[in-house]
RNA sequence: CCGGCUCGCAGGAGAGAGGGACUUAUCCAAGCUCCCCGCCGAAGGCGCAAACUCCCAUAAUCGCUCAGGCACCAGUUACUGCGAAUCAG
Repeated sequence: CCGGCUCGCAGGAGAGAGGGACUUAUCCAAGCUCCCCGCCGAAGGCGCAAACUCCCAUAAUCGCUCAGGCACCAGUUACUGCGAAUCAG
């Protein structure tokens, strides 16, 4: 100096204020609640290509949506920058 893990700071999206029931409540509305349909992908998870005659292995911000999420604002173990500590070389 490069790289990995962890932590901190800053930046950072997307998608129904959907309908019904229930509870609270003067109203607006709210709810870690349940059901139905619709949607999002940038925690995680799963799947796939060429490189290579064949086989195996192998990727993502691609695809799938199990999980998660869907008003504004906010937030976000994707990602980017900076810093700290630590680790093999």
Model confidence (mean pLDDT): 76 of 100. A computed fold for an 89-nucleotide RNA, annotated as Glycine riboswitch aptamer.